[in-house]
Model confidence (mean pLDDT): 80 of 100. A computed fold for a 141-nucleotide RNA from Ornithinibacillus halotolerans, annotated as FMN riboswitch aptamer (RFN element). Of the family's consensus pairs, 100% are formed in the model.
Formats: sequence, structure tokens, C1' cells
RNA sequence: UCCAAUCUUCGGGGCAGGGUGCAAUUCCCGACCGACGGUAAGAACAAAAGUUCAAGUCCGUGAGCCGUUUGUCUAAAGCAAAUGGUUGACCUGGUGUGAGUCCAGGACCGACAGUUAAAGUCUGGAUGGGAGAAGAUGAUC
Repeated sequence: UCCAAUCUUCGGGGCAGGGUGCAAUUCCCGACCGACGGUAAGAACAAAAGUUCAAGUCCGUGAGCCGUUUGUCUAAAGCAAAUGGUUGACCUGGUGUGAGUCCAGGACCGACAGUUAAAGUCUGGAUGGGAGAAGAUGAUC
């Protein structure tokens, strides 16, 4: 300097206050939250080269759910590996050559199972899995 491989560590936040009711953090008023990678007309720093940060609703990924194949097995179930499908949400105005990203305003979205009553926020699968991040070893020049 670089990246085949191996290993280690890390890897998600949130109903204040109130109403109704036998009962609700589940309904109603209201409050709060925003995983990972990419992109970036913005911002900060710098003399410059450049560096760092910047999207829940843009492009993708992940968890959940439904399958398929292979292995294990007499078979099924289970487990393991690989893989297909499914899985939410943005407009208006401004600036400008250009806005999906900037500025202003107003909206909208959120797996499954459970529950004295319907859940993005409670409990549970989960001391799990995981997109990925950092580091070490190693290897090349």
C1' cells in the first nucleotide's frame, strides 16, 4: 500500500401531560422516536489541496412473514446451509441552469405474537438474528 482468508469487538430510539371507561402507555386530545450502506447545489474547518458532518418518506440493505432446494433423518418434525417472494411513507412555496437532498411551511409512515380494550413507543420470540462498522492476524508490492 492492498485485499483472498481467518479471528475479535461493536452493531435501535420512543407516549410527558390529560379525556372516556370496570379495564386502554393499545381508543381520543396531545407527546415522542428515526437501524445500516450509497448519493448530496448545504454546513464547519483549512492559505490551498482537501477533511469532517449532513435524507425516517431518493437508490438499495436488514429484522419479521410465506415458500423452494440441498444436507442430516426410514419418514415427518426439528436443525443447518443456500435461495425466491413479500414487507411503509412527501407535498407546497422560495432560491437556482438544475432541488429527491438546501431554506421555510404543512403533511405522512412504521413486522409478527400477546394483552381485562384495537400498540411505531408496553410485554414476548430476543442473553437471538442482522445490514454493516472498527480492529488484529495474514498476504502482495
Record summary:
It matches the Rfam family "FMN riboswitch aptamer (RFN element)". Gene Ontology term of the family: FMN binding.